[in-house]
RNA sequence: CGAGGGUGACGGGUGGUCGCCGCUGUAUUCAUUUGCAGGGGAGGAAAGUCCGAGCACCUCAUGAAUCAGGGUGCCUGCUAACAGCAGGGCGGGGUGACCCGAUAGAUAGUGCAACAGAAAAUAAUCCGCCAGCAUGAAUGUGCUGGUAAGGCUGAAAAGGUGUGGUAAGAGCGCACCGCCCGGAUGGUGACAGACGGGGCUAGGUAAACCUCACUCGGUGCAAGACCAAAUAGGGAAGCGUUGACCGGAUUCGGGUAGCUUCCGGGUUGGUUGCUUGAGCCUGUGGGUAACUGCAGGCCUAGAUGGAUGGCCGCCGCCGGUUCUCCGAACCGGUACAGGACUCGGCUUAUAGUCAGCCUCGCGGC
RNA sequence: GCCCCCAUCGUCUAGGGGCCUAGGACGCAGCCCUUUCAAGGCUAAAACCGGGGUUCGAAUCCCCGUGGGGGCA
Repeated sequence: CGAGGGUGACGGGUGGUCGCCGCUGUAUUCAUUUGCAGGGGAGGAAAGUCCGAGCACCUCAUGAAUCAGGGUGCCUGCUAACAGCAGGGCGGGGUGACCCGAUAGAUAGUGCAACAGAAAAUAAUCCGCCAGCAUGAAUGUGCUGGUAAGGCUGAAAAGGUGUGGUAAGAGCGCACCGCCCGGAUGGUGACAGACGGGGCUAGGUAAACCUCACUCGGUGCAAGACCAAAUAGGGAAGCGUUGACCGGAUUCGGGUAGCUUCCGGGUUGGUUGCUUGAGCCUGUGGGUAACUGCAGGCCUAGAUGGAUGGCCGCCGCCGGUUCUCCGAACCGGUACAGGACUCGGCUUAUAGUCAGCCUCGCGGC
Repeated sequence: GCCCCCAUCGUCUAGGGGCCUAGGACGCAGCCCUUUCAAGGCUAAAACCGGGGUUCGAAUCCCCGUGGGGGCA
C1' cells in the first nucleotide's frame, strides 16, 4: 500500500419564532378553569410480538403427582429466568485472522427412499471373470455352479489401500487406516489420546412417527380495583308443583306471578394500576469471561384518538457542477423509524461516521 | 395495545415429501361447427408470497420477513 476478519461507539449541532403534553411554585376560578414563572418530554432498534420473567385475574386449590399436548436438546458456568450470554468439546469451511452447526438416540420398535438400476437392506448375478458339462472347426453358443475384485445405475451399492492367496474371487489370511466393544488413565464434564480385543456384525433419514432427559396450568394492563352512570319497558323457548293468584266449588284448558336460557335494550365517563426499577453512572475488589460484591452519586416520558412538531437562519457530514491547482460559489441529499404496564434477551430495518485489535499478500528500510 | 388464522394460474379451489414437467372448474385466446350469434367440440397460454435452512429430493417440514383477514374493551 492492497485485500480481508472481528469488537465497541455515535446516529447531527446551534439560534430565532409559532405551537403541543405532563410536573412544581404562584395568582385566579364554581372547577383539575385560566394566566405567569421554572424545569422535564422517544429509540438503538421504541418495530416484529419470537422467547423468558415480574404483576393481575380465572379454574375448590396452582402446592404435588399422572396422562394428553407443546417446547428445548454436546458440556460446564452465568442469570430472577430463558430457546439468551460466556468459556470449552466435537464436526465442517477458510492459506489465515476467523466463521458456521435444531450438535441426544438409527444394536427399542414402526415407517420412507420417486426415477434409474440386476439389486435400495434377513442383500443380490444384468454385463463381466472362473470351473464343469453338452454341442462344435473354434477363444463361439447353451446349461449348471462358483464369484461382489471390475463395469453399468443412482443422492446413497454392505469398510478403504496394499500384499499374500485362489480355478476366478472374497476380511479368506496379514500390515496400515477406519469402525465397533472393553476396562483403566487424564479432565468437574462434553470428550481425548494410548492399550487390549473383535474380521466387520452396526448404510441413510428423528426440522418422519418415536425413545430418552429437562421443562411448561390458562388468559393478558382492553389483566384487574374503585367511583359515577345504567340495569326502564319488552320478545322467544323451556322448567315445575298441582304449591300461589284469576269465575262460588271440582276437573280440564288458559293466563298472571316464579325460575332458567337466549334475543333485544341501556351505559359506554372518571380515578387507579402507571412508572423507583432483577434501574443508571463512576470508582474499586473477585472471576479467563458472561457476571458479580462493596462504596459514592443520580432520578431519567407517562399520552388515552393518543403530546415530543412546523417554518426560517448559521454550522457540520455526503454527493455533484462551475471557476484559476490552495480554495471558493451554487445545487441536491442527511437513514431506519417513533413509546402505551414494566423489565431481560433474540430477530429484523438502518444514510453516513469514528476508534482500537487481528490476519494474509506485495514493496521499502 | 394484546391474541389468533391465512397466502397455489385472472377468479374459486385440489394437492400435506418423489408418481408435480402442479390437477380441475369458470374466465381469456385460437380453430372447428353455423348464413351469423349463442350453445357444443378441439387446442393453447396462465400459478406454488419473498429469503434462508433440513433432506438425495420441498408447493408440502422448520426459521425469518412481507401482505391480507378475524377476535378481545